[in-house]
RNA sequence: GGCCUCAUAGGAUAACUGGUUAUUCCGCAGCCCUGUCACGGCUGAGAUUCCGGGUUCAAGCCCCGGUGGGGUCG
Numbered sequence: 001g002g003c004c005u006c007a008u009a010g011g012a013u014a015a016c017u018g019g020u021u022a023u024u025c026c027g028c029a030g031c032c033c034u035g036u037c038a039c040g041g042c043u044g045a046g047a048u049u050c051c052g053g054g055u056u057c058a059a060g061c062c063c064c065g066g067u068g069g070g071g072u073c074g
Base pairs, nucleotide, nucleotide: 001073002072003071004070005069006068007067010026011025012024019057028044029043030042031041032040050066051065052064053063054062
C1' cells in the first nucleotide's frame, strides 16, 4: 500500500429487507423489603448510534470520504 471486518449510555450487547419511544444485562440513583447489611422486588436517569457529507417523507441500517481497532495479502 490492496482487500475484508468492526465502531451504539460508565462497561457489554440487540435492532428483521430503512419505519416513528434505540433493546437488554451489569453498573449508578431513588423507593419497598430487613432490627442493619446483603439478597430480592419496583421505578428512574444515562446514547447527537466514531467524525463529515449525500440519498430518502423517514437513516444505527443505504452511498461517498475520513479517523481509530482487528484480520489478511504483498
Molecule: transfer RNA
Organism: Anaerobutyricum sp.